[in-house]
RNA sequence: AGGGGUGUAGUUCAAUGGUAGAAUAUCGGUCUCCAAAACCGCAGACGGGGGUUCGAAUCCCUCCACCCCUG
Numbered sequence: 001a002g003g004g005g006u007g008u009a010g011u012u013c014a015a016u017g018g019u020a021g022a023a024u025a026u027c028g029g030u031c032u033c034c035a036a037a038a039c040c041g042c043a044g045a046c047g048g049g050g051g052u053u054c055g056a057a058u059c060c061c062u063c064c065a066c067c068c069c070u071g
Base pairs, nucleotide, nucleotide: 001070002069003068004067005066006065007064010024011023012022013021018054027041028040029039030038047063048062049061050060051059
């Protein structure tokens, strides 16, 4: 320099263009003499910008970060 892939909650992962979910962790509660475990509940996210569309996590362009390949 060229090509390809990935980017969603603190973490690991889902999600036909039509309400962004799960597990786990954190926090609160129940239970317990206390704690753990178990059970219940709350909060928490679409990498940035632009475009297409009635509607974008999803499609297109560009940038950024990381990974792989070629030279």